[in-house]
Formats: sequence, C1' cells, structure tokens
RNA sequence: UUCCGAAAAAGGUAAACCCUGGGUAACCAGGGGGCACAAAGCCACGGAUCCUGCCUUGCCGGUUUCACUCCUUCAGAAAAGGGAGUGUGAAAGGGGGGAAGGACAGCCGGGUUUCCGAA
Repeated sequence: UUCCGAAAAAGGUAAACCCUGGGUAACCAGGGGGCACAAAGCCACGGAUCCUGCCUUGCCGGUUUCACUCCUUCAGAAAAGGGAGUGUGAAAGGGGGGAAGGACAGCCGGGUUUCCGAA
C1' cells in the first nucleotide's frame, strides 16, 4: 500500500412506523424510533424500479346516441311512449407502448473519498 473484516476498541449511519414541514407525486428535510449496515459516506454515469404531465393504442371498460329483437298499454293491429335484451360504441376511468422531465445511492453495477487493525 492492496485485499480482508474480529461476538476487538472508539465512534458513526438509521429501515418500518409516528409527528411536523415541503413537493401534484415518486419522495425529501427536521424530531421521535431502531430493522439493519464496514462504506447504509459522497456522485444519478449504465441498468432496474417508482412518480408526473404529454403523445399514442387491432386492449379493458360500457355511459349518451343509434340499430335490431322481445315485452307492455289495445277489442285487434300499427305508431309513439315506457321496460328488457343484443349489437355498435364518443367520453370518463383503467391497462399497454413511446419520448421527456423527475425520484431513488438502504436495488445492482460504476466512479470517488475514507476510521480501526485480530486472523
């Protein structure tokens, strides 16, 4: 110096959850808390994941309209009205895809700095 990491010493960080504040959101900051962590320090460079609005759609959805069928009111028939079903299917909403902007370093790589010293 590099690797390594001890039921070592001294310290450090702080998941879930709760409170307060910020953000459309993912999430962040502070306080409490403590699951864990030897880089759980720092950096969004690559991938994953998450969020947002936008664009898109041989997808879901099934409201209005429209079409058809049936029922109903009739002495009977038809129309109109009402009801039911089927088909069609704008929109809202959901799903998929796209590019963008963001979040995340305690998802994995990468970069960078670093305390201690048993084997």
Background:
c-di-GMP-I riboswitch aptamer from a Thermodesulfovibrionales bacterium, 119 nucleotides, folded computationally. It matches the Rfam family "c-di-GMP-I riboswitch aptamer". From the family's description: GEMM was predicted in a large-scale screen for bacterial structured RNA regulatory elements. The model forms 94% of the base pairs in the Rfam consensus. Model confidence (mean pLDDT): 78 of 100.